[in-house]
This is a predicted structure of an 86-nucleotide RNA (c-di-GMP-I-GGC riboswitch aptamer) from Aneurinibacillus terranovensis DSM 18919. NCBI's taxonomy places the organism under Bacteria, Bacillota, Bacilli, Paenibacillaceae, Aneurinibacillus terranovensis. The sequence was found by an Rfam model in a public genome assembly. The model forms 95% of the base pairs in the Rfam consensus.

RNA sequence: AUCGAUAACGGCAAACUUACUGAAAGGUAAGGGCGCAAAGCCACGGGUCUAAGGUUAUGCGGACUAUGACAGCCGGGUUACCGAAA
Numbered sequence: 001a002u003c004g005a006u007a008a009c010g011g012c013a014a015a016c017u018u019a020c021u022g023a024a025a026g027g028u029a030a031g032g033g034c035g036c037a038a039a040g041c042c043a044c045g046g047g048u049c050u051a052a053g054g055u056u057a058u059g060c061g062g063a064c065u066a067u068g069a070c071a072g073c074c075g076g077g078u079u080a081c082c083g084a085a086a
Base pairs, nucleotide, nucleotide: 002086003083004082011036012035016031017030018029019028020027021026034072040078041077042076044075045074046073047070048069049068053065054064055063056062
């Protein structure tokens, strides 16, 4: 360095509930704990979600659209605790 124990010190926190926030997706906080060795960080590639605004001559419906999101979907980048076996 690769790697990853039924190790140690610890960490994070799914569903769900409550409050706040947002047009929504979602986010934040508290409770909770399914899981996680990067479940730390970055939307760079792919993917997924949403559609306020915009486009569809106009209105409604519908459709399309990210400039909005998701890092606990897969890659990639970057930083990092511990040290059995190999």